This is a predicted structure of a 98-nucleotide RNA (SAM riboswitch aptamer (S box leader)) from Megasphaera cerevisiae DSM 20462. The RNAcentral record of the sequence draws on Rfam and Ribocentre. Rfam family: SAM riboswitch aptamer (S box leader). About the family: The SAM riboswitch is found upstream of a number of genes which code for proteins involved in methionine or cysteine biosynthesis in Gram-positive bacteria. The organism belongs to Megasphaera cerevisiae, within Bacteria.
[in-house]
RNA sequence: AAUUCAUCCAGAGCAGCUGAGGGAAUGGCCCUAUGAAGCUGCGGCAACCCCCUAGCGGGAAGGUGCUAAUUCCAGCGGAGUGUUCCGGCAGAUGAAAG
Numbered sequence: 001a002a003u004u005c006a007u008c009c010a011g012a013g014c015a016g017c018u019g020a021g022g023g024a025a026u027g028g029c030c031c032u033a034u035g036a037a038g039c040u041g042c043g044g045c046a047a048c049c050c051c052c053u054a055g056c057g058g059g060a061a062g063g064u065g066c067u068a069a070u071u072c073c074a075g076c077g078g079a080g081u082g083u084u085c086c087g088g089c090a091g092a093u094g095a096a097a098g
Base pairs, nucleotide, nucleotide: 003096004095005094006093007092008091013042014041015040016039017038021031022030023029026074027073028072043067044066045065048063049062050059051058052057071090076087077086078085079084
């Protein structure tokens, strides 16, 4: 890399260094010198693994993850028929197996 399962309308940022990009890709739309991405420090959110419990439920020391906008929105199919619903693709995260 590829496989399986679960989740993705909730939640949570300041400082230092640095200096132009970033939001996966495409099309939009948006963020950005009132400082992007990255790195560092210190916080925070959440509860997948984990811990307690017969279970409901509870916890947050540890392993991940996350901390603009629903996965920012859309695409493909179906239903409905004036914009909504359901599913799918792609992606992300975790756990497992190999």